[in-house]
Context: one part of a larger RNA
RNA sequence: UUGGGCCUAAAGCGUCCGUAGCCGGGCGAUCAAGUCUCCGGGUAAAUCCAGCGGCUUAACCGUUGGAAUUCCGGGGAUACUGUUCGUCUUGAGGUCGGGAGACGGUAUGGGUACUCCUAGUGUAAGGGUGAAAUCUUCUGAUCCUAGGGGGACCACCUGUGGUGAAAACGCAUACCGAGAACGAGCCUGACGGUGAGGGACGAAGCCUGAGGGAGCGAACGGGAUUAGAUACCCCGGUAGUCUCAGGUGUAAACAAUGUCCGUUUGGUGUUGCAUACACUACGGGUGUGUGCAGUGCCGAAGCGAAGGCGUUAAACGGACCGCCUGGGGAGUAUGACCGCAAGGUUGAAACUU
Numbered sequence: 001u002u003g004g005g006c007c008u009a010a011a012g013c014g015u016c017c018g019u020a021g022c023c024g025g026g027c028g029a030u031c032a033a034g035u036c037u038c039c040g041g042g043u044a045a046a047u048c049c050a051g052c053g054g055c056u057u058a059a060c061c062g063u064u065g066g067a068a069u070u071c072c073g074g075g076g077a078u079a080c081u082g083u084u085c086g087u088c089u090u091g092a093g094g095u096c097g098g099g100a101g102a103c104g105g106u107a108u109g110g111g112u113a114c115u116c117c118u119a120g121u122g123u124a125a126g127g128g129u130g131a132a133a134u135c136u137u138c139u140g141a142u143c144c145u146a147g148g149g150g151g152a153c154c155a156c157c158u159g160u161g162g163u164g165a166a167a168a169c170g171c172a173u174a175c176c177g178a179g180a181a182c183g184a185g186c187c188u189g190a191c192g193g194u195g196a197g198g199g200a201c202g203a204a205g206c207c208u209g210a211g212g213g214a215g216c217g218a219a220c221g222g223g224a225u226u227a228g229a230u231a232c233c234c235c236g237g238u239a240g241u242c243u244c245a246g247g248u249g250u251a252a253a254c255a256a257u258g259u260c261c262g263u264u265u266g267g268u269g270u271u272g273c274a275u276a277c278a279c280u281a282c283g284g285g286u287g288u289g290u291g292c293a294g295u296g297c298c299g300a301a302g303c304g305a306a307g308g309c310g311u312u313a314a315a316c317g318g319a320c321c322g323c324c325u326g327g328g329g330a331g332u333a334u335g336a337c338c339g340c341a342a343g344g345u346u347g348a349a350a351c352u353u
Base pairs, nucleotide, nucleotide: 003325004324005323006322007307008306012321014201015200016199017198021194022193023192025088026087027086028085029084031082033081034080035077036076037075038074039073040072041071048066049065050064051063052062053061054060091191092188093187094186095184096183097182103177104176105175106174107173108172109171110154111153114150115149116148117147118146119145120144125136126135162169163168205248206247207246208245209244210243211242215241216240220236221235222234223233258320259319260318261317262316263315266298267297268296269295270294271293272292273291274290275289276288277287278286279285302309303308326353327352328351335346336345337344338343
């Protein structure tokens, strides 16, 4: 609960696809369902309105008349919505063109560091800290050289740079696959927007199976610190972190800002494409301006409680969905659904204030 809201006060689903539903571009015609109008019927009484009357008045009551949307039948109107038909190109999609990109997948190759092993050289320390100790080391460590094995990662380039729906994506090369921007204005001709249910994807962690295991490192052991120290610091170290096949489905999944469309002064960076002009070492070159698309900063109007937002709106309007309604109890209990489990989704009340 016919209201007002959702960046920060409660409130935008993590993201996308999409079913029903809701909404939907220009022109012409058609019907007349919605809509409007007229007539008839119906619309119990009480109630409501008006006249008159009764209690001294009023409230109240009586009486007469009216109103009574909504509903049914019929006659008409056709702007808007809708139906059907035709047509159009600006929304949407397709085609073609040359470019951009850490977009996804697979395979191959490489690089530094680290660690382990072997050999050589070499001698007494090394390591660690606020200071220490645990720890390693004469069974030769640390350090240096050479060779070999292994796993993870990908410095510089790197940029309020790019790509992706989000999560996310960064060594190189090849192959397979996807999307966006720009330009052409050739094709289709409203094919669109949103989206309850539903489906797919979804960091880290965790779970199952099989591998792998260098470094790091929950748990755990030890050394310190301390009144204590189940911590912070140090020495070790198992799961895990990595790969493949599945599961879980959650995050401050954040821009704490749903998606789409239109309208509304500007300035300044930067990325991509196109274009004009100039320069040119003629290179897939450079510069300046302009257009479109993205991404930042500053700001007119306006908005806002303010912070601030401000053509990437939190301005002005429209369409559709989701969500909120004092704090705690509580994202708990219960039931249901999902999950191997952990748990997830949905989600109260008593009571309290």